[in-house]
This is a predicted structure of a 502-nucleotide part of an RNA (small-subunit ribosomal RNA, 5' domain) from an uncultured bacterium. It matches the Rfam family "Bacterial small subunit ribosomal RNA". The coordinates come from a structure-prediction model, not an experiment, and the mean pLDDT is 81.

Context: one part of a larger RNA
RNA sequence: GACGAACGCUGGCGGCGUGCUUAACACAUGCAAGUCGAACGGAAAGGCCUUUUCUGAGGUACUCUAGUGGGGAACGGGUGAGUAACACGUGGGUGAUCUGCCCUGCGCUCUGGGAUAAGCCUGGGAAACUGGGUCUAAUACCGGAUAGGACCGCACUUUAUUGUGUGUGGUGGAAAGUUUUUUCUGUGUAGGAUGAGCCCGCGGCCUAUCACCUUGUUGGUGGGGUAAUGGGCUACCAAGGCGGCGACAGGUAUCCGGACUGAGAGGUUGGUCAGCCACAUUGUGACUGAGAUACAGCCCACACUCCUACGGGAGGCGGCAGUGGGGAAUAUUGCACAAUGGGCGCAAGCCUGAUGCACCGACACCCCGUGGGGGAUGACAGCCUUCUGGUUGUAAACUCCUUUCUCCAGGGACGAAACGUUUUGUGACAGUACCUGUAGAAGAAACACCGGCUAACUACGUGCCAGCAGCCGCGGUAAUACAUAUGGUGCAAGCGUUGUCC
Numbered sequence: 001g002a003c004g005a006a007c008g009c010u011g012g013c014g015g016c017g018u019g020c021u022u023a024a025c026a027c028a029u030g031c032a033a034g035u036c037g038a039a040c041g042g043a044a045a046g047g048c049c050u051u052u053u054c055u056g057a058g059g060u061a062c063u064c065u066a067g068u069g070g071g072g073a074a075c076g077g078g079u080g081a082g083u084a085a086c087a088c089g090u091g092g093g094u095g096a097u098c099u100g101c102c103c104u105g106c107g108c109u110c111u112g113g114g115a116u117a118a119g120c121c122u123g124g125g126a127a128a129c130u131g132g133g134u135c136u137a138a139u140a141c142c143g144g145a146u147a148g149g150a151c152c153g154c155a156c157u158u159u160a161u162u163g164u165g166u167g168u169g170g171u172g173g174a175a176a177g178u179u180u181u182u183u184c185u186g187u188g189u190a191g192g193a194u195g196a197g198c199c200c201g202c203g204g205c206c207u208a209u210c211a212c213c214u215u216g217u218u219g220g221u222g223g224g225g226u227a228a229u230g231g232g233c234u235a236c237c238a239a240g241g242c243g244g245c246g247a248c249a250g251g252u253a254u255c256c257g258g259a260c261u262g263a264g265a266g267g268u269u270g271g272u273c274a275g276c277c278a279c280a281u282u283g284u285g286a287c288u289g290a291g292a293u294a295c296a297g298c299c300c301a302c303a304c305u306c307c308u309a310c311g312g313g314a315g316g317c318g319g320c321a322g323u324g325g326g327g328a329a330u331a332u333u334g335c336a337c338a339a340u341g342g343g344c345g346c347a348a349g350c351c352u353g354a355u356g357c358a359c360c361g362a363c364a365c366c367c368c369g370u371g372g373g374g375g376a377u378g379a380c381a382g383c384c385u386u387c388u389g390g391u392u393g394u395a396a397a398c399u400c401c402u403u404u405c406u407c408c409a410g411g412g413a414c415g416a417a418a419c420g421u422u423u424u425g426u427g428a429c430a431g432u433a434c435c436u437g438u439a440g441a442a443g444a445a446a447c448a449c450c451g452g453c454u455a456a457c458u459a460c461g462u463g464c465c466a467g468c469a470g471c472c473g474c475g476g477u478a479a480u481a482c483a484u485a486u487g488g489u490g491c492a493a494g495c496g497u498u499g500u501c502c
Stems, first nucleotide, its partner, number of pairs: 001501003005498005012368001014366002017363001018361002020326001025324003029321003035070002039068002042064002046062001047060005078279003088203007097196002102192007110144004119134006151170006158163001177184001205251003213241002217239007255275001257273001258269004282301002285298001304315004332358001334357003340354001341352004371401004381392004405443001408437004415429001418426002447490004451472003458485002461482001467474002
């Protein structure tokens, strides 16, 4: 000098940041991912209309529970346990690859079929849930047709093995509708953009009281597998491969842009913010999908918790709040989708603990205030005294002035553009910021130190006691070093102490 700090004493205001570093310990409760009726059959409750004797019936689609279907849920948010590794950083490769939504180019959307949920009927179960029968729809599912191109093989061309182009043969393969008009969507292929996978060079911890390690191990051939290369996997063959330029083993640890310190070189560090990686009670597995081996999806096993009619079930806060526990120690079970962004939707809109805000904490940084001018009889009082005085001290009183901030009263935003709509409507924060006005110095100073280092001294008490102390050291009867008081010094809404780094 610095801090995600803590502790002691004290505490006026605002702005901007920041806040479980410990138990990746366990979690009550609420919320954190829903959306589309312009894909579909429909209509429970409500509204409206018609009818009707209360009641019931029919219709409508303003609207829409549940269901089929679509896209989303792989983003956003959290945490740092594991990991010494192509995990990260940086620079390359991919002639070894994939890419939903988006953009661009060239085409296409013909003709058929059978089911099933919901509904209705009927069972089982305490519940979670689940069985049977029957009816029905689609942008759900399955055939057929069409095919310049795509894919596979061969030949030629070019050169950098699987790249490009041309020719030829073959295989199996597309589609869907909807809206009142505009529209919105579907399918094939090529290119782009974006995102991702894989590979390589170099770089960054400690220990040699770890010196040898390795059998899918190192390489080859043939297979299977993947979007794709590869012992990534498998059969056979060969006997290799790594290591004092530190292999292997053990310990510790997410990495980085950065941060702190320092003249620099360097040292230390990786909290907030931004990028990558990893994880989601622990361990494993795949499914779906363009994308996951998926935090609020599924299956299995262990541990734990809960419900149970004992037959069986349910759960996963390291999302936001919040609780217990641990700890020196870390906040509200808040408001709003108004803005920015995201998902779905043609849109209106719905959802969004992302985000925007508010609350709590002097936790850090920064600004401001606690008054300004005059005022000597140098008042009272305190302390010291050589008893004359000195000092607190222009300090106070008194007088003139001002009103920042606070209090009160009145006014009162920007952030709002888009969108709908044709004239207006939409602000959580917030009656906040800010402006104006009334009143009155009024409501606002502590903390540490005073032997030397180190700015700042005297008196009384104590008597190697009580105590102080960062180091040197003070204290045993005149203590500037303990304790108290006056005075002083430093800093100031803070001041000291402790801890850690330079």